A computed fold for a 74-nucleotide RNA from Candidatus Woesearchaeota archaeon UBA525, annotated as transfer RNA.
The sequence was found in a public genome assembly.
Its Rfam family is "tRNA". Rfam's curators write: Transfer RNA (tRNA) molecules are approximately 80 nucleotides in length.

[in-house]
């Protein structure tokens, strides 16, 4: 220098192929239960999806340009 894969709450992850209110688990907060803790039960907060632009009524998803990580070739 060139090719490929990946990037989504604090962490991991689904949805991407085939555009239509962003899913679940762990963690966190509150309440119940307990003498207390853990476990368990109920409820809640938290991501405008790596960045910028485009297409579209509508974009995590499609297109273009970047950035980062991993990997292959030179």
């Nucleotide at each position: 220098g060139g090719g490929g894969u990946u990037g989504u709450g604090g962490u991991c992850u689904a949805a991407u192929c085939c555009g239509g209110c962003a899913u679940g688990a762990c963690g966190c907060c509150u309440c119940g239960u307990u003498c207390g803790c853990a476990a368990c039960g109920a409820g809640g907060a938290g991501a405008c999806u790596c960045c910028g632009g485009g297409u579209u009524c509508a974009a995590a998803u499609c297109c273009c340009g970047g950035c980062a990580a991993c990997u292959c070739c030179a």